[in-house]
Context: one part of a larger RNA
């Protein structure tokens, strides 16, 4: 490379949006590039396949005949494409609804810790397995009352919601993206996926310039231990919070790329809509959409997974190919740097 994988053995890109490719619904007539048939010619002989024959058989000789590749005529029209015309069920718009911690702002709430001032109050307090470092007769700790900032929003909360991930929770206001349900009015194949690319991307971290309540890397004590650069305790700085820019990686996980169709049910929840009863609300049954268990077929090496597939099949991309060496040298790029992305071999089991 064929080929065979990719939830957990090596294998799905962190995630979207998307030019290029690539693949792509129904009708109808049309060409005739792919596709099919025919004949001619080319394709040296040997060799190969097949059918014979000759050497005592085989090998070994020898005859005939395919098979494939290229050209040129001449025809077929299913499918594929190509240019037309039409369709509505794929996808899209419109119109009536409801639901949502989706997103950016701007403002506001009580409740907690600290801190700071008064007050009343006196020896303790905190802390552990136990104690010690600590904090207090300069009045702590507790408790009253008023302030100051900063951060995070208990109860509702719920394998409940919404987002492409990342991820989003205290209320209101503004601006705004997305799904969903019903209708069937519009367009009419206008879709799918996607190398490259373009954007987003938790935490840490880096740059400037604010803030800094509590926690807490580093570092300082104080214990533990044989030692203690831990685990425990008292401290305590970046840091975590904004604002503008930068990193671009995560067990960025469902460790399971996206799409489209099919293939038994049961039984919960969220949004919605149709019907049935009814005074009317429940309730009952029926479609769609989401998210959970259970579970038959089929699947899997088995764990399992089963309409939210890991079953049956298409389509496109992305990725594996034996440990280690190594995500490492080198060379490219990227980045302010940290480092990121591409990414070997020797040599060894």
């Nucleotide at each position: 490379u064929u080929g065979g994988g990719c939830g957990u053995a090596a294998a799905g890109g962190g995630a979207g949006c998307g030019c290029a490719g690539g693949u792509g619904g129904g009708a109808u007539a049309a060409u005739a590039a792919g596709u099919c048939u025919a004949a001619c010619u080319u394709a040296a002989a040997a060799g190969u396949g097949c059918g014979g024959g000759g050497c005592u058989u085989a090998a070994c000789c020898c005859c005939g005949u395919g098979a494939u590749g290229g050209g040129u005529u001449a025809g077929a029209a299913a499918c594929u494409a190509u240019a037309a015309u039409u369709c509505u069920u794929g996808a899209g718009u419109g119109c009536a609804g409801g639901a949502g911690a989706g997103g950016a702002a701007a403002g506001c709430g009580g409740a907690a810790u600290u801190c700071c001032u008064a007050g009343u109050g006196u020896a303790g307090c905190g802390g552990u397995g136990a104690a010690a470092u600590g904090c207090g007769u300069a009045g702590a700790u507790a408790u009253u009352a008023g302030g100051a900032g900063g951060a995070a929003c208990a109860c509702c909360a719920g394998u409940g919601g919404c987002g492409a991930a990342g991820g989003c929770g205290g209320c209101u206001u503004u601006c705004u993206g997305g799904a969903c349900u019903g209708u069937a009015a519009c367009u009419g194949a206008c879709a799918c996926u996607g190398a490259g690319g373009c954007u987003c991307g938790a935490a840490a971290g880096c740059u400037a310039g604010g803030g800094g309540a509590g926690c807490a890397a580093a570092c300082g004590g104080g214990a533990u231990u044989a030692g203690a650069u831990a685990c425990c305790c008292c401290g305590g700085u970046a840091g975590u919070c904004c604002u503008a820019g930068c990193c671009g990686u995560a067990a960025a996980c469902g460790a399971u790329g996206g799409g489209u169709a099919c293939u038994a049910g049961g039984u919960g929840u969220a949004g919605g809509a149709g019907g049935u009863a009814u005074c009317g609300a429940c309730c009952c049954c029926u479609c769609c959409u989401g998210u959970g268990c259970c579970g038959g077929a089929g699947u899997u090496a088995a764990c399992g997974c089963a309409a939210u597939a890991a079953g049956u099949a298409c389509c496109c991309c992305g990725c594996c190919u034996g440990g280690g060496g190594a995500g490492u040298a080198c060379g490219g790029u990227c980045g302010c740097a940290a480092g990121g992305c591409u990414g070997a071999a020797a040599c060894u089991c």
Source information:
This is a predicted structure of a 349-nucleotide part of an RNA (small-subunit ribosomal RNA, central domain) from an uncultured bacterium. Its mean pLDDT, the model's own confidence on a scale to 100, is 85. The full RNA is in RNAcentral, with records from ENA. Rfam family: Bacterial small subunit ribosomal RNA.